[in-house]
Context: one part of a larger RNA
RNA sequence: GCCUGCGAGUUAAUUUCAGUGGCAAGACUAAGGAAGUGACAUCCGUAAUCGUAGCGAAAGCGAGUCUGAAUAGGGCGUACAGUCGCUGGAAUUAGACACGAAACCUGGUGAGCUACCCAUGGGCAGGGUGAAGCGAGUGUAAAAACUCGUGGAGGCCCGAACCUUUAGCAGUUACAAAUGCUUGGGAUGACCUGUGGGUAGAGGUGAUAUGCCAAACGAACCAGGAGAUAGCUUGUUCUCCCCGAAAUAGCUUUAGGGCUAGCGUCAUGCGUUUAGUACCGGAGGUAGAGCACUGGAUGGGCUAGAGGGCUUACCGCUUAUCGAACCUAACCAAACUCCGAAUGCCGGUACUCCAGAGCAUGGCAGUCGGACCACGGGAGAUGAGUUUCGUGGUCGAAAGGGAAAGAGCCCAGACCAUCGGCUAAGGUCCUUAAAUCUAUGCUAAGUGGGAAACGAGGUGAGGUUACUGUAACAACCAGGAGGUUGGCUUAGAAGCAGCCACCCUUUAAAAAGUGCGUAACAGCUUACUGGUCAAGUGACCUUGCGCGGAAAAUGUAACGGGGCUAAGCAUAGUACCGAAGCCAUGGGUUUCAACAUUAGUUGGAGCAGUAGGAGAGCGUUCUGUCAGCGGUGAAGGUCGACUGUGAAGGCGGCUGGAGCGGACAGAAGUGAGAAUGCAGGC
Numbered sequence: 001g002c003c004u005g006c007g008a009g010u011u012a013a014u015u016u017c018a019g020u021g022g023c024a025a026g027a028c029u030a031a032g033g034a035a036g037u038g039a040c041a042u043c044c045g046u047a048a049u050c051g052u053a054g055c056g057a058a059a060g061c062g063a064g065u066c067u068g069a070a071u072a073g074g075g076c077g078u079a080c081a082g083u084c085g086c087u088g089g090a091a092u093u094a095g096a097c098a099c100g101a102a103a104c105c106u107g108g109u110g111a112g113c114u115a116c117c118c119a120u121g122g123g124c125a126g127g128g129u130g131a132a133g134c135g136a137g138u139g140u141a142a143a144a145a146c147u148c149g150u151g152g153a154g155g156c157c158c159g160a161a162c163c164u165u166u167a168g169c170a171g172u173u174a175c176a177a178a179u180g181c182u183u184g185g186g187a188u189g190a191c192c193u194g195u196g197g198g199u200a201g202a203g204g205u206g207a208u209a210u211g212c213c214a215a216a217c218g219a220a221c222c223a224g225g226a227g228a229u230a231g232c233u234u235g236u237u238c239u240c241c242c243c244g245a246a247a248u249a250g251c252u253u254u255a256g257g258g259c260u261a262g263c264g265u266c267a268u269g270c271g272u273u274u275a276g277u278a279c280c281g282g283a284g285g286u287a288g289a290g291c292a293c294u295g296g297a298u299g300g301g302c303u304a305g306a307g308g309g310c311u312u313a314c315c316g317c318u319u320a321u322c323g324a325a326c327c328u329a330a331c332c333a334a335a336c337u338c339c340g341a342a343u344g345c346c347g348g349u350a351c352u353c354c355a356g357a358g359c360a361u362g363g364c365a366g367u368c369g370g371a372c373c374a375c376g377g378g379a380g381a382u383g384a385g386u387u388u389c390g391u392g393g394u395c396g397a398a399a400g401g402g403a404a405a406g407a408g409c410c411c412a413g414a415c416c417a418u419c420g421g422c423u424a425a426g427g428u429c430c431u432u433a434a435a436u437c438u439a440u441g442c443u444a445a446g447u448g449g450g451a452a453a454c455g456a457g458g459u460g461a462g463g464u465u466a467c468u469g470u471a472a473c474a475a476c477c478a479g480g481a482g483g484u485u486g487g488c489u490u491a492g493a494a495g496c497a498g499c500c501a502c503c504c505u506u507u508a509a510a511a512a513g514u515g516c517g518u519a520a521c522a523g524c525u526u527a528c529u530g531g532u533c534a535a536g537u538g539a540c541c542u543u544g545c546g547c548g549g550a551a552a553a554u555g556u557a558a559c560g561g562g563g564c565u566a567a568g569c570a571u572a573g574u575a576c577c578g579a580a581g582c583c584a585u586g587g588g589u590u591u592c593a594a595c596a597u598u599a600g601u602u603g604g605a606g607c608a609g610u611a612g613g614a615g616a617g618c619g620u621u622c623u624g625u626c627a628g629c630g631g632u633g634a635a636g637g638u639c640g641a642c643u644g645u646g647a648a649g650g651c652g653g654c655u656g657g658a659g660c661g662g663a664c665a666g667a668a669g670u671g672a673g674a675a676u677g678c679a680g681g682c
Stems, first nucleotide, its partner, number of pairs: 001682006011094013026050002032044003054061002064076004097235002100232001104225006115199009124189001126158003129154001133150006162186003167182004201217001203213003210219001238617003242613002248261005262367002264364007273357001275352008288339001289337002294333003298329004305322002307319004370395010400411003415587004420583003426577003429562003435574001437573006448564001454548002458545010475532005481505003486500003511526001515524002588607008618671001620668007628660002636655005642649002
């Protein structure tokens, strides 16, 4: 891992609701007893309980009573049948659907491992070093000291046994639940070790590592309390049919738990009360707008006042300053409003509609982590696949078609069948079902098929304006002068460093000069003018489609792909394709209505579904009753193309070799794929 078997809402008491049955103003026995049996049953037992009257704290009164001064008002009552079984739903108390802690407590067992201690024994090859002391000599006044010997100290040195384990390698389902090899440390000591004994879990022991106390010790192990508790996790076994949620509010030592309400379902009752639309009548201060209030804020005008200056005995005068209020122009506001919608909300009337509408009472729930999208706000950075509210949608609990792929987007809600039809979103060159469709434009960028500020003689459309056959724009030919090198400045300044001025003349026209240039001149050029030529030429605004701006990590890789100049974009149109939508045909089922009242017939409307509610069934084991099957072959096994909507059932062959099923009732150890489930097999 697979297979087979086992494996989880049970039982009791009490309460409550529903179904069903007995009796009924009553219902019923409990313990116990009698007789008796195969066993239930039967009979007795009326103690108790519930109901038949309530109100009051009570005395008490009573269809009333309490409060009260009250013959007032008010509260609770006065109408409505109960009770005892059986069955089912639920609750409570019990282990209470099953498995699962870490822990807590009680009583014991452990120091044959290990920690420390006590008693008594044992062990340490060999080599080195050479302390004190002592002797001799030298030395001294005597010492000290020195030299040579002797001596044999030491938690001394090197190194086996022994103890230990620094580093590396191997091993890692190992040789081994701590080992092997190489290399290390200690090796007369706080050394190592045998045997016997001691200390025990709220404890011991500990050169403290929270170490060790029998291979897991922040409190050992074993048994018991014990099925501890687990607001947590996991699992929870057959079928079909009807309906179908919630992820919110309030409270909560509450926030991943609960309780009540909301939303679901079932039963009973009411019977359109619901909902939509139209009209009528209301309340309101949002969007917008506005500045009349409250505030903010800009320009201008005017002015009190302030500052500066002058003058001063006081008075005054003045201003390139500031400036309240006021006037004027244009603005801003969730906590501004002179105003003010659309929706929505409330009430009334009418119409439409039968919608698994509404309301009430009762039984049973589940839900309290929500997600994204659109719109209206808050928080945030007008960040987030962010967060928090409101309204709606989808997912959740929804399959199908589209968006290449895809919970939440678009279309659309799957009872079953059909080699029938029509459509939605979206599409119609190929992949790939259907237009290489029609008409008119645009785009040249593969834009389409990613992106901004900003930039640009890209190109289409519309508009305003200027010049223009008395000749424009562009190009070419020619001119572009004189006073004068204007004045100043400057080393120089001559149109052209800079400052000031910017006149006059000749002219068809020509600036006291547009740019280049020179040290300064010179030189080139422009404005301006004539000619040649010949018909449009400039400037600006609005708008369509394009261009640049444009850099990322595996590989084209920013149309799904091929590929496309339309097979791109815009506008208009006609066909077609396209879903489990709709229609058609047949069938099933639920519910309502009308007929028939036994089956049923006809018609209408339904039948996606998690949590969950409700209904109807299948199968397993055993019991009772009835009728049966079986060696001419039971159960079980196996193969097969049969029947039923399904759980399932039947028939035949082979195998097997002795029991078995059916109908109707009843009772449950009643259904397996999951629980890191349990046991066995492989």
The part of an RNA shown here (large-subunit ribosomal RNA, domain II) has 682 nucleotides and comes from a Chloroflexota bacterium.
Its mean pLDDT, the model's own confidence on a scale to 100, is 86.
RNAcentral holds the full RNA, with entries from ENA.
Taxonomically the source falls in Chloroflexota (Bacteria, Bacillati).